[in-house]
Molecule: transfer RNA
Organism: Acidimicrobiia bacterium
RNA sequence: GCGGGCGUCGUUCAAAGGCAGGACCUCAGAUUUCCAUUCUGACGAUGCCGGUUCGAUUCCGGUCGCCCGCU
Numbered sequence: 001g002c003g004g005g006c007g008u009c010g011u012u013c014a015a016a017g018g019c020a021g022g023a024c025c026u027c028a029g030a031u032u033u034c035c036a037u038u039c040u041g042a043c044g045a046u047g048c049c050g051g052u053u054c055g056a057u058u059c060c061g062g063u064c065g066c067c068c069g070c071u
Stems, first nucleotide, its partner, number of pairs: 001070007010024004018054001026042005047063005
C1' cells in the first nucleotide's frame, strides 16, 4: 500500500428498516438479629460525519479504532 471482518449500557450478547432488549455489575427497597442467598424496582448504550427513506443499530459513502490476510 491492497483486501476482508468487527465497532450497541461499566462488561458480555441480542435486535438485520418501525418506541434499542436480556444477562452480569452498580444503586434502592422487601426478606434476615446481621451477612449471604432470593424477589422487586431504578440507572445506564447504537464509534464519528454525511446520503437514501415517512422512518436507519439495520441499507449506501467517507472517516476513526481494533483484529485477520496479502504485498